[in-house]
């Protein structure tokens, strides 16, 4: 110096000028205007986990169906996170692991092999009083061992009652409790997101068709398991304890858009011994809150720290 | 916003519950057939199973993340 290997921060920016949007406040009967202030992210994504809320029997019993699977912690929870063990990759620093049972039963094993799981036991040796009784060879991913496989059925052990802010509440508008089919009417059709029971609701019934009518406000919505920091405890996720901060709410959906300059990164030429300077010129990622939070994955131009490794190279 | 189901030659479908080389009609191409063209017959090429990775002795099929594509609920 090269080449990795774990974490860890950041992800353009300054000014102008024309816009969008919540809130306060002043004007106005009101529409609106004006000024003050706030306006995306590390993944907001994917919707794959786990909670909060909320509704329905405050969630009931069996079965089925799903998911989890060393061991101990951590958390509001977990399938996430720490640690340790084990196995596997890699010289290593690490890195992944869906890591319970094959002595409950059932199924699967193509080719190739004598033979694929009740051995119809093969070639060559070697042994017996006899016999696949012993070793080798070949085949094949596996060959007698209570073999192999559970991201194959299935057991064992734990968990999980459904449905998601288009939950659910109010408030306005407006219509067809009309038609046609089928079925049912308390001896109970059907609803209560998987079946049976139970339980509650049910006749102005349910199903299906073809229609009619709304296509709108307001709550729910953002102060939260909350963000920074510092001390303690712990190996460590993690807790506890001070002090500061309190941080977007839109609904076809705002957060932009154009100019000028600056950075960063490169590339080509020209100037220097040489560091470097100086014109031109390219690039500046992924991406876009929609109820909220905690995590996983995934996507990302370029920067950036700290801590370690080496089969290398130079001093 | 939420769910939820589907990707296999160009086009439509197949492949037995994981077994080898993934088949079939069509459509392209090329030879025969005819004065020449369609129809007919023959043959042939076309697929990394939407990507990527694991599980297993093998993967279109079993699992995990992703790409797209319809579909549903006020």
């Nucleotide at each position: 110096u090269a080449a990795g290997u774990a974490u860890u921060u950041c992800g353009c920016c300054u000014u102008a000028u024309c816009g969008c949007u919540g809130u306060u406040u002043u004007a106005g009967u009101a529409a609106u205007a004006a000024a003050a202030u706030g306006g995306a992210g590390g993944a907001a994504a994917g919707u794959c986990c786990g909670a909060a809320c909320a509704c329905c029997a405050u969630a009931g019993u069996g079965c089925a169906a799903c998911a989890u699977a060393g061991u101990g912690g951590u958390u509001a929870a977990u399938g996430g996170c720490c640690a340790c063990c084990a196995g596997u990759c890699g010289u290593g620093a690490g890195g992944c692991u869906a890591g319970g049972a094959a002595a409950a039963g059932u199924g699967c094993a193509a080719c190739a092999g004598a033979a694929a799981g009740u051995a119809u036991g093969u070639a060559c040796a070697g042994g017996u009083a006899a016999u696949g009784c012993u070793g080798u060879a070949g085949u094949g991913a596996a060959a007698c061992c209570a073999g192999g496989u559970a991201a194959a059925c299935u057991c064992u052990a734990u968990g999980u009652g459904g449905u998601g802010c288009a939950a659910u509440g109010u408030c306005a508008u407006g219509u067809a409790a009309a038609c046609u089919a089928a079925u049912g009417c308390u001896u109970g059709a059907g609803c209560g997101u998987g079946c049976a029971c139970g339980c509650g609701c049910g006749a102005u019934g349910u199903u299906a068709g073809a229609g009619g009518g709304u296509a709108g406000g307001c709550a729910g919505c953002u102060a939260a398991a909350g963000u920074g920091u510092a001390u303690u405890g712990g190996u460590a996720a993690c807790a506890a304890u001070g002090c500061a901060c309190g941080u977007a709410g839109a609904u076809a959906a705002a957060u932009g858009a154009u100019a000028a300059g600056g950075g960063c990164u490169u590339u080509u030429u020209c100037u220097u011994u040489a560091u470097a300077g100086a014109a031109a010129g390219a690039g500046u990622a992924c991406a876009g809150a929609a109820u909220u939070c905690g995590g996983c994955u995934u996507a990302u131009a370029g920067a950036u720290a700290u801590a370690c490794u080496u089969c290398a190279u130079c001093a | 916003g939420g769910c939820c189901u589907c990707g296999u030659a160009g086009u439509u479908c197949a492949a037995c519950u994981g077994g080898a080389u993934a088949g079939a009609a069509u459509a392209u191409c090329a030879g025969a057939u005819u004065u020449c063209g369609g129809c007919u017959c023959u043959g042939a090429g076309g697929g990394u199973u939407g990507g990527a990775g694991g599980u297993u002795c093998g993967a279109a099929c079993c699992c995990u993340c992703u790409c797209g594509a319809g579909g549903u609920c006020a």